[in-house]
A computed fold for a 72-nucleotide RNA from a Candidatus Nealsonbacteria bacterium, annotated as transfer RNA. It was read from a public genome assembly. Its Rfam family is "tRNA". Rfam describes the family as follows. Transfer RNA (tRNA) molecules are approximately 80 nucleotides in length. The source organism's lineage runs through Bacteria, Bacteria candidate phyla and Candidatus Nealsoniibacteriota.

RNA sequence: GGGCCAAUAGCUCAGCGGUAGAGCACUACAUUUGCAAUGUAGGGGUCGUGGGUUCGAAUCCCGCUUGGUCCA
Numbered sequence: 001g002g003g004c005c006a007a008u009a010g011c012u013c014a015g016c017g018g019u020a021g022a023g024c025a026c027u028a029c030a031u032u033u034g035c036a037a038u039g040u041a042g043g044g045g046u047c048g049u050g051g052g053u054u055c056g057a058a059u060c061c062c063g064c065u066u067g068g069u070c071c072a
Base pairs, nucleotide, nucleotide: 001071002070003069004068005067006066007065010024011023012022013021018055026042027041028040029039030038048064049063050062051061052060
């Protein structure tokens, strides 16, 4: 320098054009002498960034950034 992959909640990930979800973690309550476990409820996201397409974009297209990987 070039090819490919990834970027979504605190962490690990799903979501494949139509109002963004799960597990773990966190908070409150119940349970316990207390802790853990368990149950119920709840909080938390400008979907890496800038544009484009579309009635509508996390999703499709282009640039950029960061990380990974391969080739030289």